[in-house]
RNA sequence: AAAAUAGUUGGCUAGGGUUCCGGCUUGCAUCGCAAGUGUCUGGUCCGAGAGCGAACGACCUCUUUCGAGGUUACACGGCGGGAUAAAAGCCCGGGAGGA
Numbered sequence: 001a002a003a004a005u006a007g008u009u010g011g012c013u014a015g016g017g018u019u020c021c022g023g024c025u026u027g028c029a030u031c032g033c034a035a036g037u038g039u040c041u042g043g044u045c046c047g048a049g050a051g052c053g054a055a056c057g058a059c060c061u062c063u064u065u066c067g068a069g070g071u072u073a074c075a076c077g078g079c080g081g082g083a084u085a086a087a088a089g090c091c092c093g094g095g096a097g098g099a
Stems, first nucleotide, its partner, number of pairs: 007056003011052002015046002020043002022040001023037006057072006074094001076097001080092003
């Protein structure tokens, strides 16, 4: 100087919009249906590399064996684009760039 590794999966939250439910408004009026509305608190839903927590995995040490313990660090970040009904701290992306 370069390369590789720095993990996987479920859960929760910050956050997100509006397919469905509900709310609100209007119309019809068959008491229920239809249209609009997310500048409607919400439920379903999406959801973090740099948020939380768990299980497993990986590495190291000890142990005849069973097993036990330790580590899993650090992390500022556009513009723009993509998906989904639509958007986002989702994905492009530990990117471009910066120190």

Description: Predicted 3D model of a 99-nucleotide RNA (Guanidine-I riboswitch aptamer) from Corallincola holothuriorum. The coordinates come from a structure-prediction model, not an experiment, and the mean pLDDT is 81. Of the family's consensus pairs, 100% are formed in the model. The sequence is in RNAcentral, with records from Rfam. The organism belongs to Corallincola, within Bacteria. It matches the Rfam family "Guanidine-I riboswitch aptamer". The literature on the family includes a 2004 paper in Proc Natl Acad Sci U S A by Barrick et al., "New RNA motifs suggest an expanded scope for riboswitches in bacterial genetic control". About the family: This family represents a conserved RNA structure found upstream of the ykkC and yxkD genes in Bacillus subtilis and related genes in other bacteria.